Predicted 3D model of a 102-nucleotide RNA (Purine riboswitch aptamer) from Polycladospora coralii. Lineage of the source: Bacteria > Bacillati > Bacilli > Caryophanales > Polycladospora. Its Rfam family is "Purine riboswitch aptamer". On this family, see Mandal et al., Cell 2003: "Riboswitches Control Fundamental Biochemical Pathways in Bacillus subtilis and Other Bacteria". From the family's description: Riboswitches are metabolite binding domains within certain messenger RNAs that serve as precision sensors for their corresponding targets. Allosteric rearrangement of mRNA structure is mediated by ligand binding, and this results in modulation of gene expression. A class of riboswitches that selectively recognises guanine and becomes saturated at concentrations as low as 5 nM. In Bacillus subtilis, this mRNA motif is located on at least five separate transcriptional units that together encode 17 genes that are mostly involved in purine transport and purine nucleotide biosynthesis. The RNAcentral record of the sequence draws on Rfam.
[in-house]
RNA sequence: ACUUAAAUGGAUGAUCUUUCUCAUAUAUGCUUAGGAAUAGGGCCUAAGUGUUUCUACGAGGAAACCGUAAAUUUCCUAACUAUGAGAGAAAUCUUUCAUUUA
Numbered sequence: 001a002c003u004u005a006a007a008u009g010g011a012u013g014a015u016c017u018u019u020c021u022c023a024u025a026u027a028u029g030c031u032u033a034g035g036a037a038u039a040g041g042g043c044c045u046a047a048g049u050g051u052u053u054c055u056a057c058g059a060g061g062a063a064a065c066c067g068u069a070a071a072u073u074u075c076c077u078a079a080c081u082a083u084g085a086g087a088g089a090a091a092u093c094u095u096u097c098a099u100u101u102a
Stems, first nucleotide, its partner, number of pairs: 004102008013093003017089009026056001029049007041066002050057001059077006
């Protein structure tokens, strides 16, 4: 000096998992049927619709309203799910560089 192997560190790329943010969908919405409660109440079940969409379509609270009847109304709060984008983290592998050892 070269070659091979190993260890450590750096860089690149791939795969996979996961977290966060943003966007789109949907308005946690609407319609129908059956049943239930009654001012200490205002609910339950099912079906449909809405999404180039799987799932979900509920919870809590506030203010009204209904003078006992069959009907609720408005507002607030925090999501889930699907897809896409971005960022971060972990694992495995590939390539390459540096150092050390044999």